[in-house]
Context: one part of a larger RNA
């Protein structure tokens, strides 16, 4: 010098900052004690309070040993020193709310560890075994030396409460008088090339089924004796017109929506409201104890993050 690593700091205590990032706080063991909520297991080391060294005395536990003794557990009383007794090292900061995912687990070797993947559970489709599905040109092989309480494929993603309407379109399944329909066959014409006719499989048309298949789930007027609102009425229209729930939500453009709470002050957060640009039920809906190096906000404690920098140690560099 202030590049690196550390130590210390009056008063204040997050005012710093996108954000308490960083740092600080806490910490072991023993005793007491411990909330909401809950799937009754948890939550829980919840939170919180107290003790802790050494010396002396008394009692006591256990082991070993023939015994003396040695080692050891716990309790009581008295004393003693320090700022401080788990004095160093070691060693959780805590609490509350909401979002997401049930959980433990897995992942982008070298910018992402997550709310993504997986998962148990739930549901559907196919399959009677010389199976279905998969690999291979085939032989043959895997699943499996298994057999529907099995295997393959697909969706959803614990449990709890539930999972509404719609089969018009597309897909799939079933059926099929009829229509359409290739080659071959048959037949006619022709010398032939070839052309005409007939027959006709699957498929398609057609009929039905199927949504935890792909999907989809309206508009306009009028109306109650203040006003407002609209239970209700009319009308257009669809395959059916969004049910239960839930929400300015990780989904709301307008939007810093409106109201309430939190703050002196809040585009934040939490609680409500809902004609929701464009929520919504296994492309699952709601909800949720526990869990999470996930995301948001708040409180306590704590601090050089900051007000506002200062001093010191070591390394590095320069003189």
């Nucleotide at each position: 010098c202030c590049c690196c690593u550390c130590c210390u700091g009056a008063g204040g205590g997050a005012a710093a900052u996108c954000g308490g990032c960083u740092a600080a706080u806490u910490a072991g063991c023993a005793g007491c004690g411990u909330a909401a909520c809950u799937u009754c297991g948890g939550g829980a080391u919840a939170u919180g309070c107290u003790g802790u060294g050494c010396c002396u005395g008394g009692g006591u536990u256990a082991g070993u040993g023939c015994a003396a003794g040695c080692u050891u557990u716990c309790c009581c009383a008295g004393g003693u020193c320090u700022u401080a007794g788990u004095a160093a090292c070691u060693a959780a900061g805590g609490g509350g709310u909401c979002c997401c995912a049930a959980c433990u687990g897995u992942u982008u070797a070298a910018u992402a560890c997550a709310a993504a993947c997986a998962u148990a559970g739930c549901u559907g489709a196919c399959u009677g075994c010389a199976a279905a599905c998969g690999g291979g040109a085939a032989a043959c092989c895997g699943c499996g030396a298994g057999u529907a309480c099995a295997g393959u494929c697909a969706g959803u993603g614990a449990a709890u409460c539930c999972u509404g309407g719609u089969c018009u379109g597309u897909g799939c399944c079933u059926g099929u008088c009829a229509g359409u329909c290739a080659a071959a066959g048959c037949u006619c014409a022709g010398a032939a090339a070839u052309g005409g006719g007939u027959c006709u499989a699957a498929g398609c048309u057609c009929a039905g089924g199927u949504u935890a298949a792909c999907g989809c789930c309206g508009g306009g007027a009028c109306u109650a004796a203040c006003u407002a609102u609209g239970a209700g009425u009319c009308u257009c229209u669809u395959a059916a017109g969004g049910u239960a729930g839930c929400c300015a939500a990780a989904u709301g453009c307008c939007u810093u929506g409106u109201c309430g709470g939190u703050u002196a002050a809040a585009u934040g957060c939490c609680g409500a409201c809902g004609u929701g640009c464009a929520u919504g039920a296994a492309g699952g809906g709601a909800g949720c104890a526990a869990u999470g190096a996930g995301g948001u906000c708040c409180c306590c404690a704590c601090u050089g993050u900051c007000c506002c920098c200062a001093g010191g140690a070591g390394g590095g560099c320069u003189c």
Predicted 3D model of a 319-nucleotide part of an RNA (large-subunit ribosomal RNA, domain IV) from a Candidatus Thorarchaeota archaeon.
NCBI's taxonomy places the organism under Archaea, Promethearchaeati, Candidatus Thorarchaeota.